Large-subunit ribosomal RNA, domain V from Caldivirga maquilingensis, 587 nucleotides, folded computationally. The RNAcentral record of the full RNA draws on RefSeq. It matches the Rfam family "Archaeal large subunit ribosomal RNA".
[in-house]
Context: one part of a larger RNA
């Protein structure tokens, strides 16, 4: 003094590891008494369809059925002149036309009955006798059946034109004519009935170690938990209740259980007797707790207190105030038991439960409005049933991957924190294997730890986004060490093993099947280790897989549509501000 390297400052040129990088109030998941579309045997309507009656809407003819009025006819045992329905009037009927004759229809038990027209013109018939249960001359009422007429109903068929509707034509385009077809039908209009996602408005609980599936822990009861008051939570743990009973209630009198020991024919461990000892070890409808012995148990007598009325306390509830349920007390009535004292408003006590409106019921009260009738409608008090079990009590069923929106890290899936059952790896002990021999190897049963790559539990960061599986690429770590190196044991003779220590510098590779990850496999090798880093790595790739919208099988689903079933197919944005690295260049 020259050169190079490195610190500092500053530039350029690249990389993309971070800046939980941008970027879009997560689209998955849940949640909302949040939306929309879809479905259906979800609920509730509406719309159409169908069907009944009614009106708009009329005339005639016919045949069937029902009712009610009139009219008329038939009605036969026996005796008896003879076809006598029945009851009652009744001495008369009859020129308002008899007998008879002629002629028609009608019924007939075949012997007559009746009736219409034409002649006829008082002959008849009845009372009496005679049969009979009852005597049509004549009149009234009635019953069966048949026939006629009138009316009012229900149905069936034809048959017409003028509501009314269709086509065509005319016309002063109008409140018209006119011809043809159809017609009281269709249509339209009121009412009732039926079907009805075609349409519509909704609904479709809640809890919950996310949510759904399950389950009720969603109304009580009773022990535990519950920490010696009282209260007290989990999807905590052990059980129970949605009745049951006319006696299993009330009350009085009596008596003592279960067991045991000894003793007694059949008879035994257990059937029934006696004695002694039993403080409940037994009942007590029903789960537990509690309580209970001259009793709350067990028997018997005699009853309905399993009463009405009215007040007052608890209870459950916010530690005081709500209903509704339960539960005690007292007074009055009128009653049961008991000689009395008392007891007794159900059950030894604690589960067995249900609001408004609605409907019903009262051999309970009371009011309006009609009304002495076919006695009717409605309120109101009190009391009684029906019932909401999602049990203080909406009248309710799915789908959405075509979806939307508020919000949630208050809640799942990925990653990551706690934890470590599960895995992974290591220790005690050392049963046994090892021909004998526990420890060369192996190692039950059983204890104890270490890791934090499994799978899990939790839910503690993130839902105004921390992109998810595999592969590609690239980079570093850790060591429980696959090779390579250095050691010690050996059931190491030596190669070869097997086990151990030490060590992580460096290697650990190719290929087949599969999206793969594992893993099987083929050749090779000194070996072809395990693992971590946001399961490392998508502002680096890919995009096979999974996880949007299309489609198709199988299964399920009535469906819509749904499968940790399968299969084809499928927009991966970002120009680098800082940080961080390489590279190069300047003070």
């Nucleotide at each position: 003094c020259c050169u190079g390297g490195g610190a500092c400052c500053c530039c350029c040129g690249a990389c993309g590891g971070g800046g939980c990088g941008a970027g879009a109030a997560g689209a998955c998941c849940c949640u909302g008494u949040g939306g929309a579309c879809c479905u259906u045997u979800a609920c509730u309507g509406c719309a159409g369809c169908c069907c009944g009656u009614c009106g708009u809407u009329g005339g005639g003819g016919u045949g069937g059925g029902g009712g009610a009025g009139g009219g008329g006819g038939u009605g036969c045992a026996u005796a008896g002149u003879g076809u006598a329905g029945g009851u009652g009037g009744g001495a008369g009927c009859g020129a308002u036309g008899a007998a008879c004759c002629a002629u028609g229809g009608u019924c007939u038990c075949c012997g007559g009955g009746c009736c219409g027209u034409g002649g006829g013109g008082a002959u008849g018939c009845g009372u009496c006798a005679a049969u009979g249960a009852a005597a049509c001359a004549c009149c009234a009422c009635c019953c069966a059946u048949c026939u006629c007429c009138u009316c009012c109903u229900c149905u069936g068929c034809c048959c017409c034109u003028a509501a009314c509707c269709c086509u065509g034509g005319g016309g002063u385009u109008c409140a018209c004519c006119c011809a043809g077809g159809g017609g009281a039908c269709a249509g339209c209009g009121g009412c009732g009935g039926g079907u009805u996602g075609g349409c519509a408005g909704u609904u479709u609980g809640g809890c919950u170690g996310g949510g759904g599936c399950g389950g009720c822990a969603c109304a009580c009861c009773u022990c535990u938990g519950a920490a010696a008051a009282g209260a007290u939570a989990u999807c905590a743990g052990g059980g129970g209740u949605g009745c049951c009973c006319u006696a299993a209630g009330c009350u009085c009198c009596g008596c003592u259980c279960a067991g045991g020991u000894c003793g007694g024919u059949c008879a035994g461990a257990a059937a029934c007797c006696g004695a002694c000892c039993g403080u409940a070890g037994a009942g007590g409808g029903u789960a537990a707790g509690g309580c209970c012995a001259a009793a709350u148990g067990c028997g018997g007598g005699g009853c309905u207190g399993a009463c009405u009325g009215c007040c007052c306390c608890c209870u459950u509830g916010a530690a005081c105030g709500c209903u509704a349920g339960g539960g005690g007390g007292g007074c009055a009535g009128g009653g049961g038991g008991g000689a009395a004292a008392c007891c007794c408003g159900g059950g030894c006590c604690u589960a067995g439960c249900g609001a408004a409106c609605g409907c019903u019921c009262g051999u309970g009260c009371c009011c309006c409005c009609a009304c002495u009738g076919g006695a009717g409608g409605g309120g109101g008090c009190c009391g009684g049933g029906c019932a909401u079990g999602u049990c203080g009590g909406a009248a309710a069923a799915g789908g959405u991957a075509c979806c939307c929106c508020a919000g949630g890290a208050g809640u799942a899936a990925c990653c990551g924190g706690c934890u470590c059952g599960u895995c992974g790896c290591g220790g005690g002990u050392g049963a046994g294997a090892g021909u004998u021999c526990c420890c060369a190897u192996c190692g039950a049963c059983c204890c104890c730890g270490c890791g934090g790559u499994u799978u899990g539990g939790u839910a503690c960061c993130c839902a105004g986004a921390c992109g998810u599986c595999g592969u590609c690429u690239c980079u570093u770590c850790c060591c429980a060490u696959c090779c390579u190196g250095g050691c010690g044991g050996u059931g190491c003779a030596g190669c070869a093993g097997c086990c151990g220590c030490c060590a992580a510098g460096g290697g650990u590779g190719g290929g087949g099947c599969u999206g793969c990850c594992c893993g099987c496999c083929c050749a090779u090798u000194a070996a072809a280790g395990g693992g971590g880093a946001a399961c490392g790595u998508g502002a680096g790739a890919u995009g096979g897989g999974u996880u949007c919208a299309g489609a198709c099988c199988g299964u399920c689903g009535u469906g819509a549509g749904a499968c940790a079933g399968g299969u084809c197919g499928g927009u991966c944005u970002c120009u680098a501000c800082c940080u961080g690295u390489c590279g190069g260049g300047g003070g």